The part of an RNA shown here (small-subunit ribosomal RNA, central domain) has 347 nucleotides and comes from a metagenome.
The full RNA is in RNAcentral, with records from SILVA.
Rfam family: Bacterial small subunit ribosomal RNA.
Context: one part of a larger RNA
Formats: sequence, structure tokens, C1' cells
RNA sequence: CUGGGCGUAAAGGGUAUGUAGGUGUCCUGAUAAGCUCUGGGUGAAAUCUCCGCGCUCAACGCGGAAACGAAUCAGAGAACUAUCAGGAUUGAGUUCAGGAGAAGAGAGUGGAAUUCUCGGUGUAGCGGUGAAAUGCGUAGAUAUCGAGAAGAACACCAGCGGCGAAGGCGGCUCUCUAUUCUGAAACUGACACUCAAAUACGAAAGCGUGGGUAGCGAAUGGGAUUAGAUACCCCAGUAGUCCACGCCGUAAACGAUGUGCACUUGGUGUAUUCCAUUUAAUGGGGUGUGCCGGAGCUAACGCGUUAAGUGCACCGCCUGGGGAGUACGGCCGCAAGGCUAAAACUC
Repeated sequence: CUGGGCGUAAAGGGUAUGUAGGUGUCCUGAUAAGCUCUGGGUGAAAUCUCCGCGCUCAACGCGGAAACGAAUCAGAGAACUAUCAGGAUUGAGUUCAGGAGAAGAGAGUGGAAUUCUCGGUGUAGCGGUGAAAUGCGUAGAUAUCGAGAAGAACACCAGCGGCGAAGGCGGCUCUCUAUUCUGAAACUGACACUCAAAUACGAAAGCGUGGGUAGCGAAUGGGAUUAGAUACCCCAGUAGUCCACGCCGUAAACGAUGUGCACUUGGUGUAUUCCAUUUAAUGGGGUGUGCCGGAGCUAACGCGUUAAGUGCACCGCCUGGGGAGUACGGCCGCAAGGCUAAAACUC
């Protein structure tokens, strides 16, 4: 150096874009750098191997032979890689015609519910629990009817349905933006894949400034429970939850399964689309999304054309438990903290 792994045992980066790098379709010609072959010089001795010999044997020693990578020089070859030139269309992309969607941003708007305020009716309770009490109520509550205000969330539709790279996205309407799929040709002509660094996005909580605050509700107070109860239950309730702008950059950020491409028996749902037959259903082809299972794989569980099967390309990561995702240093952050990341010691 090669050789092992990463669903659950240690191990896939939270996700994407993407530079360097690595890798890369078919045909023709050229070059000859890699590559292959031939030859030359060099390739010390010892060692190793072989053949002999010497110490009584062996180890050991002596003589001879063989072998000797890389590098270097000359010549040849042209399949592969590379480079240059030319061409191709299958990979990739563009155009056109259609389609589906909680994809994103901004603006507007709707009804139900909740709480509060005002007014009417009405009277002694209401509320809450396992049972209670704190609490609310004769200054008229709860209940009920009418009017008004506010904030937040969008019942049914709703679906192992859809969309998005992930985080995530759900009332309705409009505007703007983006992706993706199907169909048919036309066009470009390898423009591709992956990706250290870098950049962007990134739930919740948290932070800064300013607003907003109905309900819920860390903290906190009270009532219970209990041996105690800094809890579970109840009554209140601040931050927060909401909006704008700016930070933070982490999650069981999970399919605990990196991305792309190709190949490999089947069955059955579902979403969307195209074609055919037909006339409402069937068959076939795409793109998604589920379930069950074959070969194969797997320690087993299980996975099984949406692979954890069979291969290729590239990236990330792992190497006993604890110490420790910690200390120190560096970088980032307003802070909280994040990223990078040991050792002693110990079992």
C1' cells in the first nucleotide's frame, strides 16, 4: 500500500446550490505523455534462492551461479487512458402544446368558536375534582337573548391524498415568483455526475428593537394530594406563543437508510397524466406514493424495481466503554451558546 464497514451493533453531513478536485456516451483521424514490447549502459558488497565445499553435524563460514524494483537512454506499437482536430445523438438542456398541486412571497377578505364590554330576561348559586378546596357570585354571577370589540386558529372537505431540497406547507380571493409531470416533433450537441472549501435555506425554544396579546401558558402565587410533594390534579397567571425587521443555526433536523446512473421474478391499492379498445369500464405506457411478497442480501429483525439485491462514479463518516462531544486554542454569536476537538486517568 491492498484488504473491513455505516437501517437497529461505532458510523450518512439537517438540506440544497456549487468552485477546485475526482469521474465521464458513440464514430473517424492525428500525436505518442501515460501504457505495452525490444535492446543498451547502470543495477557495490552482504542478505535471499540454487549448486558445491569447510568447521565431527547444524547454526555459521567460503566459492560459484541465478535474480534484482524504481529511475535513465534508444527504438517500435497504437488497443485502452490522455491531448488535438472533425463528426454524431442515445446522456443533459432549450422551445412548443397541455396538466396537477396545503410549493413560496405580498395584499385583501369570510364564518364558527373563545374571551371581554354594554343592554334585556332571571335568581342563588356557578365552577372544579377521585373527593374537595382555593376561585367567581346578591355591588346580581352561572344560564339565556341582542349589540359591539379584540386576537389567534382555520371544523367538515381530509385521504398510509398532494406539494416542496430539507425544515415544512391546509378557510377564501387576487397579484407576483418557482418547481415538476405528460405529449409530439424541432433545436443545441456531452454542455454531464459528484463535490473538500464557500454560499444560501434551515422546526421549536431562545435573544435584540418596536408593536400586539383573545385563548393557551414555562416561571410564580394559591388550593389539594402526600410522610414530604419545590410534581402529577385544581384556581389564577408573567415571559412566550402572534406581527415587522435583525440574530441564533440546533433537534429522535428519522426512512435513525448520502447523491446520481444502470440492471434484476411478481401481486394488489392509490394520486396524476397519455394512448387504445370501448361507452363507463377494461387493457397498456409514464411520473409519484403505499402494502404484500420472489430471487438475492442480512447476525437476526427485516429489506425486497421507492433495495438494505447486482454494479459504477463521487462525497461524508466509523475504529472498545467511561473521561467527552468535555478541556485548551481558534473561528462565529449581543447573550444563551454553536462549530472544530484532545489528553491524563480508569475499566